[in-house]
Context: one part of a larger RNA
RNA sequence: CUCUCUCUAAGGAACUCGGCAAAAUUACCCCGUAACUUUGGGAGAAGGGGUGCCACCGAGAGGUGGUCGCAGUGAAGAGGCCCAGGCGACUGUUUACCAAAAACACAGGUCUCCGCGAAGUCGCAAGACGAAGUAUGGGGGCUGACGCCUGCCCAGUGCCGGAAGGUUAAGGAAGUUGGUCAGUCUUUGGAUGAAGCUAACGACUGAAGCCCCGGUGAACGGCGGCCGUAACUAUAACGGUCCUAAGGUAGCGAAAUUCCUUGUCGGGUAAGUUCCGACCCGCACGAAAGGCGUAACGAUCUGGGCACUGUCUCGGAGAGAGGCUCG
Numbered sequence: 001c002u003c004u005c006u007c008u009a010a011g012g013a014a015c016u017c018g019g020c021a022a023a024a025u026u027a028c029c030c031c032g033u034a035a036c037u038u039u040g041g042g043a044g045a046a047g048g049g050g051u052g053c054c055a056c057c058g059a060g061a062g063g064u065g066g067u068c069g070c071a072g073u074g075a076a077g078a079g080g081c082c083c084a085g086g087c088g089a090c091u092g093u094u095u096a097c098c099a100a101a102a103a104c105a106c107a108g109g110u111c112u113c114c115g116c117g118a119a120g121u122c123g124c125a126a127g128a129c130g131a132a133g134u135a136u137g138g139g140g141g142c143u144g145a146c147g148c149c150u151g152c153c154c155a156g157u158g159c160c161g162g163a164a165g166g167u168u169a170a171g172g173a174a175g176u177u178g179g180u181c182a183g184u185c186u187u188u189g190g191a192u193g194a195a196g197c198u199a200a201c202g203a204c205u206g207a208a209g210c211c212c213c214g215g216u217g218a219a220c221g222g223c224g225g226c227c228g229u230a231a232c233u234a235u236a237a238c239g240g241u242c243c244u245a246a247g248g249u250a251g252c253g254a255a256a257u258u259c260c261u262u263g264u265c266g267g268g269u270a271a272g273u274u275c276c277g278a279c280c281c282g283c284a285c286g287a288a289a290g291g292c293g294u295a296a297c298g299a300u301c302u303g304g305g306c307a308c309u310g311u312c313u314c315g316g317a318g319a320g321a322g323g324c325u326c327g
Stems, first nucleotide, its partner, number of pairs: 001322008010313002014311001019308001027051005036041001038145001052067006068072001080306007087298002092104002108143007120129003146293004151223003156220002158216005165211003171205002175201006183192003224242005251285001252282001263279005
């Protein structure tokens, strides 16, 4: 010097990104316990007091009296607590070996598909799962307890419905043209040429689909700009105008979202880029990629307080192990 421990005057978080680590609390009995709340909870809330031994009484719980120590759950083991906020309702699950979480799941909500040889999934198939189930069932998507709610847009894309019209394949096909060829004509070169066969074209006919017409947002998604206006000023309930499918409702808002920004005001501190409460000028919240609340819960995250302490002021002493020196 390093490691693992023990103690430490006065102070007590001044340490530090942050009370990290340590200390403190701890059993049992009694008293006593707030806001809030889904009336279950919150609660071991918080905060106090007691605890040995002996004698007597008592069924016991315990009572009365006595008595010892600094100290009686006499050693060991054995919750720290409170206030406020974010997120997620909760118990659960997860990156085996850097992440346990506000991520996943979850009951609950909703949309959609499926009538059973179901839909869906695996397989070339046979076959299997679904299911020895049958719509109070099964598959898929989104949301995520509960409470209050979930606005406007169907123009685009998707899905569903429609079938009048347009377009449209294979196939069919009247017909047209060519090749071949019996025959006919012939100047023997050739010309013409029925049926059949063959090749090309082909009016017309031909479904779904697409176009088209509707519907549909807890389908994919989207939810404006400029100018003016009130008897101080400022602001604009109001008006004008352009564009759009429609121009963001409720609620929330410098937020896990705010760039400017340490916004401004208030609270807490002697002093507060964090925190809490407001304001709203939302760069760029917003309603099941749910919005806003919410008791309980959390090895969650953030801010504050009490207690407590070698975290610190600022070090010191000691025990054990190692290192180092000598041997």
The prediction has a mean pLDDT of 89. Large-subunit ribosomal RNA, domain IV from Prochloron didemni P4-Papua_New_Guinea, 327 nucleotides, folded computationally. It matches the Rfam family "Bacterial large subunit ribosomal RNA". Rfam links the family to the GO terms structural constituent of ribosome and ribosome. The sequence was found in a public genome assembly.